[in-house]
RNA sequence: AGGGUCAUAGCUCAUUCGGUGAGAGUGCUGUGUUGAUAACGCAGAGGUGGAUGGUUCGAACCCAUCUGGCCCUU
Repeated sequence: AGGGUCAUAGCUCAUUCGGUGAGAGUGCUGUGUUGAUAACGCAGAGGUGGAUGGUUCGAACCCAUCUGGCCCUU
């Protein structure tokens, strides 16, 4: 220098075809249960989906550029 791949909740990851409330596990908070913990049940908070722009009636999803991690080639 060129190419590939990844970036979504504190952490690990779904969401593969664009469609109207963005989810799971774990963690966190409250609560039930217990003499008290743990475990278990219930409820809740937590996301501007890496950044900017574009396409579209509508973007986590398509396109371009940039940033960062990993890999390959020279």